[in-house]
RNA sequence: CACCUACAUUAAGAGAAGGGCUGACGUCCUCGCCAACCUGCCAACCUGGGCAAGGUGGUUACCGAACCUCGGUGAUGUGGUCUAUCGACAACUAAUCAGGAGACC
Numbered sequence: 001c002a003c004c005u006a007c008a009u010u011a012a013g014a015g016a017a018g019g020g021c022u023g024a025c026g027u028c029c030u031c032g033c034c035a036a037c038c039u040g041c042c043a044a045c046c047u048g049g050g051c052a053a054g055g056u057g058g059u060u061a062c063c064g065a066a067c068c069u070c071g072g073u074g075a076u077g078u079g080g081u082c083u084a085u086c087g088a089c090a091a092c093u094a095a096u097c098a099g100g101a102g103a104c105c
Base pairs, nucleotide, nucleotide: 006078007077008076009075010074015031017030018029019028020027021026032059033058034057037055038054039053040051041050042049045100046099047098048097061073062072063071064070065069080089081088082087
């Protein structure tokens, strides 16, 4: 990098911005914004909640049944960087919580 598989989401949210390429569709970059999927943090084992800090992603998914919920296709995520290996490194000025388990008194 490609293919296969598993799980989760596909509700809501967020640019009529600037630039490169293209005949066009479109695509890429920058900046802004959105979003808790992974990592990290919020003293902490579990659960939940929170924080856009690190890594992704998004910034109008489509189709069918059905009747407001399912199914299918597609999409996204299931940390990152350096190193031949061992291993090493960064993660905010933010949040700065709730319940439970265990241990001790």